[in-house]
A computed fold for a 111-nucleotide RNA from a Lewinellaceae bacterium, annotated as SAM riboswitch aptamer (S box leader). The organism belongs to Lewinellaceae, within Bacteria. The sequence was found by an Rfam model in a public genome assembly.

RNA sequence: CAUUUAUCAAGAAGAGGUAAGAGACAGGCUCUAUGACCCUCUGACAACCUAUCCGCUUUUUGGCGAGAUGUGGUGCCAAUUCCUGCUCCGGUGUGCCCGGGAAGAUAAAUG
Numbered sequence: 001c002a003u004u005u006a007u008c009a010a011g012a013a014g015a016g017g018u019a020a021g022a023g024a025c026a027g028g029c030u031c032u033a034u035g036a037c038c039c040u041c042u043g044a045c046a047a048c049c050u051a052u053c054c055g056c057u058u059u060u061u062g063g064c065g066a067g068a069u070g071u072g073g074u075g076c077c078a079a080u081u082c083c084u085g086c087u088c089c090g091g092u093g094u095g096c097c098c099g100g101g102a103a104g105a106u107a108a109a110u111g
Base pairs, nucleotide, nucleotide: 001111002110003109004108005107006106007105008104013042014041015040016039017038021031022030023029025085026084027083028082043077045075048073049072051069052068053067054065055064056063057062081103088100089099090098091097
């Protein structure tokens, strides 16, 4: 980087450094010298993988769980993925309404 699967309305900030842009992209809207974004440290959140425990189960050095903990690997800590994204599909009260899809993010697996 590509493909597949799953999730995306909940949750969680302090310090230091740096300095002007940032929120993927376009439009909107918002954040930002009362220092955003980014980096480092610490802390938190979460529970995808992992580990341990628990429960069930004759593949028992195994399997399953919508259970517990939060060890290790990621992730994440403004706004629903901040909102919308036509030309695609379905529904419909015909209202640029709802859902899907697309796009994006993250995890796991494979290449």